Large-subunit ribosomal RNA, domain VI from a Candidatus Omnitrophota bacterium, 272 nucleotides, folded computationally.
The coordinates come from a structure-prediction model, not an experiment, and the mean pLDDT is 82.
It matches the Rfam family "Bacterial large subunit ribosomal RNA".
The full RNA is in RNAcentral, with records from ENA.
The organism belongs to Candidatus Omnitrophota, within Bacteria.

Context: one part of a larger RNA
RNA sequence: CGCAAGGAAGUUUGAAGGGAGUUGUCCUUAGUACGAGAGGACCAGGACAAACGAACCUCUGGUGUUCCAGCUGUUCUGCCAAGGGCAAAGGCUGGGUAGUCAUGUUCGGAAGAGAUAAGCGCUGAAGGCAUAUAAGCGCCAAGCUCGCCCUAAGAAUAGACUUCCCUCUUGUGGCAACACAAGAAUAGACACCCGGUAGACCACCGGGUUGAUAGGUCCUAAGUGUAAGAUCCGUAAGGAUUUCAGCUUAAAGGAUACUAAUUGUCAAUCGG
Numbered sequence: 001c002g003c004a005a006g007g008a009a010g011u012u013u014g015a016a017g018g019g020a021g022u023u024g025u026c027c028u029u030a031g032u033a034c035g036a037g038a039g040g041a042c043c044a045g046g047a048c049a050a051a052c053g054a055a056c057c058u059c060u061g062g063u064g065u066u067c068c069a070g071c072u073g074u075u076c077u078g079c080c081a082a083g084g085g086c087a088a089a090g091g092c093u094g095g096g097u098a099g100u101c102a103u104g105u106u107c108g109g110a111a112g113a114g115a116u117a118a119g120c121g122c123u124g125a126a127g128g129c130a131u132a133u134a135a136g137c138g139c140c141a142a143g144c145u146c147g148c149c150c151u152a153a154g155a156a157u158a159g160a161c162u163u164c165c166c167u168c169u170u171g172u173g174g175c176a177a178c179a180c181a182a183g184a185a186u187a188g189a190c191a192c193c194c195g196g197u198a199g200a201c202c203a204c205c206g207g208g209u210u211g212a213u214a215g216g217u218c219c220u221a222a223g224u225g226u227a228a229g230a231u232c233c234g235u236a237a238g239g240a241u242u243u244c245a246g247c248u249u250a251a252a253g254g255a256u257a258c259u260a261a262u263u264g265u266c267a268a269u270c271g272g
Base pairs, nucleotide, nucleotide: 001154006165007164008163009162010161011160012159016151017150018149019148022050023049024048025047026046027045028044034039052108053107054106055105056104060102061101062100063099067095068094069093070092071091072087073086074085075084076083077082112146113145114144119139120138121137122136167184168183169182170181171180172179173178188266189265190264191263192208193207194206195205196204213260214259215258216256217255218254219253220252222248223247224246229242230241231240232239233238
């Protein structure tokens, strides 16, 4: 820009395209059929597993660059105590929420239908027989078309459905219907702003005071593991009590307008 008959929001149909499609072992049937025996089934039903794939983070774990704690050296905060900086860009070490990931969890391949291949048949003539074929009618594959999952109306034959908006003012002309011009408004959209379940940008999604969108604050949860100070015990190193304390991020749930979401633009005719 189009989608041939106004403008929007939402939900869809599916032409077409893509994905998937795997295999093994064991058990029952059954030590049955078969076979002298050795051995040992078809058919049918069930269980488990491998590899592969998708999604996810409840569990198990990895990471988690500073969330907590411990430790050494040095330097600084006048000193003690308590802390900050640096130690190759986390100084070292032990843990670790969210997120992310797999080694973790869940699920998948199917069933079923149709038409067939090789193959196997029924009826059956030409050709009194025979013949699955000539007319006619069946069965049969991991394969084909569906079925399952994803994309999908620029599928230009451009589809369908539901809902919302299409209102008014002024001026000029006119008896009027109406025409023209200007302006306002509506469904809604965009810009802008606060953000993230999204993300290179764009897009997408949530929110914008008629508000919990983000930050802050508070509560809970979670992590670390019992802070500082004080008191007591010990000559001291140190220990105990106050104290399941103190601290707390990108994190989870809830509450709360304290801070920031300012403010603008566009928007419908020749159809009904």